[in-house]
RNA sequence: AAUGAUAAAGCCAAACCUGUUGUGAAGCAGGGACGGAAAACCACAGGUCUUUUAGUAGAUAGCUGGGUUGCCAGAA
Repeated sequence: AAUGAUAAAGCCAAACCUGUUGUGAAGCAGGGACGGAAAACCACAGGUCUUUUAGUAGAUAGCUGGGUUGCCAGAA
């Protein structure tokens, strides 16, 4: 560098429940584990969703691609 094991160490935490913020998608905190080797970070492209009569303004990084950074291991 590449790879990711019915292994080891540590890590994150879907649905759902409670509280709270928001018109909403959703966010945050606690509980909880379906999963995850980038499920860490960035809305750049596409997708999905919300809001608005519309223009628009937003959400999602646990939808995909892309960019940046990074832990552990040496089985195959």

Description:
This is a predicted structure of a 76-nucleotide RNA (c-di-GMP-I-GGC riboswitch aptamer) from an uncultured Desulfobulbaceae bacterium. The prediction has a mean pLDDT of 84. The model forms 95% of the base pairs in the Rfam consensus.